A computed fold for a 349-nucleotide part of an RNA from Hedera helix, annotated as small-subunit ribosomal RNA, central domain. Model confidence (mean pLDDT): 82 of 100. It matches the Rfam family "Bacterial small subunit ribosomal RNA". NCBI's taxonomy places the organism under Eukaryota, Viridiplantae, Streptophyta, Mesangiospermae, Hedera.
[in-house]
Context: one part of a larger RNA
RNA sequence: UUGGGCAUAAAGCAUCUAUAGGUGCCUUUUUAAGUCCAUCGUCAAAUCUCAAGGCUCAACCCUAGAUAGGUAGUGAAAACUACUAUGCUGGAGUAAGGUAGAGGCAGAGAAAAUUUUCGAUGGAGCGAUGAAAUACGUAGAGAUUGGAAAGAACACCAACGGUGAAAGCACUCUUUUAUGCCGACACUGACACUGAGAGGCAAAAGUUAAGGGAGUGAAUGAGAUUAGAUAUCUCAGUAGUCCUACCUUUAAAUGAUGAUACUAAGCAUUAUGUGUAUCGACCUGUGAAGUGCUAUAGCUAAUGCGUUAAGUAUCCCUCCUGGGGAGUACAUUCAUAAGAAUGAAACUU
Numbered sequence: 001u002u003g004g005g006c007a008u009a010a011a012g013c014a015u016c017u018a019u020a021g022g023u024g025c026c027u028u029u030u031u032a033a034g035u036c037c038a039u040c041g042u043c044a045a046a047u048c049u050c051a052a053g054g055c056u057c058a059a060c061c062c063u064a065g066a067u068a069g070g071u072a073g074u075g076a077a078a079a080c081u082a083c084u085a086u087g088c089u090g091g092a093g094u095a096a097g098g099u100a101g102a103g104g105c106a107g108a109g110a111a112a113a114u115u116u117u118c119g120a121u122g123g124a125g126c127g128a129u130g131a132a133a134u135a136c137g138u139a140g141a142g143a144u145u146g147g148a149a150a151g152a153a154c155a156c157c158a159a160c161g162g163u164g165a166a167a168g169c170a171c172u173c174u175u176u177u178a179u180g181c182c183g184a185c186a187c188u189g190a191c192a193c194u195g196a197g198a199g200g201c202a203a204a205a206g207u208u209a210a211g212g213g214a215g216u217g218a219a220u221g222a223g224a225u226u227a228g229a230u231a232u233c234u235c236a237g238u239a240g241u242c243c244u245a246c247c248u249u250u251a252a253a254u255g256a257u258g259a260u261a262c263u264a265a266g267c268a269u270u271a272u273g274u275g276u277a278u279c280g281a282c283c284u285g286u287g288a289a290g291u292g293c294u295a296u297a298g299c300u301a302a303u304g305c306g307u308u309a310a311g312u313a314u315c316c317c318u319c320c321u322g323g324g325g326a327g328u329a330c331a332u333u334c335a336u337a338a339g340a341a342u343g344a345a346a347c348u349u
Base pairs, nucleotide, nucleotide: 004320005319007303008302012317015200016199017198021194022193023192026087028085031082033081034080035077037075038074039073041071042070043069049065051063053061054060091191092188093187094186097182098181099180100179103177104176106174107173108172109171114150115149116148117147118146119145120144121143125136162169163168206247208245209244211242215241216240220236221235222234223233258316259314260313261312262311265294266293267292268291269290270289272287273286274285275284298305299304322349323348324347331342332341333340334339
């Protein structure tokens, strides 16, 4: 390489958009490039193979042939792929109607708690722990109570719930913006799928600059524990955590499961269309779209998956090839840096 694979054994890019490329619905028509059929030329001889013959046989020699395949020409076919032209509405999309939501950005406001601070009452402890001590407190702490300020996060509702491509998103109100779904069937008429390179977005931590700094808290200090204790526990506490702007681009970035279509049922639930029911809400049947739980066939090494597939198929892309060495070295690119991306070999087993 062929072949086989990628939930858990090695393997699905964190995620989306999209270029080239690959693949692609139905009807009619054109051409004949692919395809298929016929015919013809050619692919030196030797060799190989087949059938006769000649050396006493054989090796060997000699004669006459053949298939497959490649390639060029000519002629014919037109189902399929492709091309040309015209249509169709099922895929896809647009507009109008309805509807749902923590989808995004921005602004404004509320309440509880915490800490600090200013008073009042009061007078000895408080706080912490397995037990203590460090710490705080007669310069009046802790406790109770009234006022003020600050920063961060939003109890209950809350769910097996919703939404977003993913990361993620939750106090209330408002502006603006994006999206999904449903029904009717108005419009376009294959406009689709995937997607190497490329681009966007991307938790936390981290970097730069200006702010902010209540609580918490790497580092650090102190007290304990201990043989020791650079830890666990306690008391403090800087960076950070928050905001604005620019970087970084990584996570067990997980459903450890790439995208599309087709294939028994049952139950629950979210938003919704329709029939029934009704004053209405329930109830009850049914359709399509999600989210979950059982489970048939089938699949799987098993666990399990099972219309939200790991079943049955198609197409396109990424990736894998024993363990270690190693996600290391070297080199290149990116980054202010930290580092990231690409990524071996010797050797060993």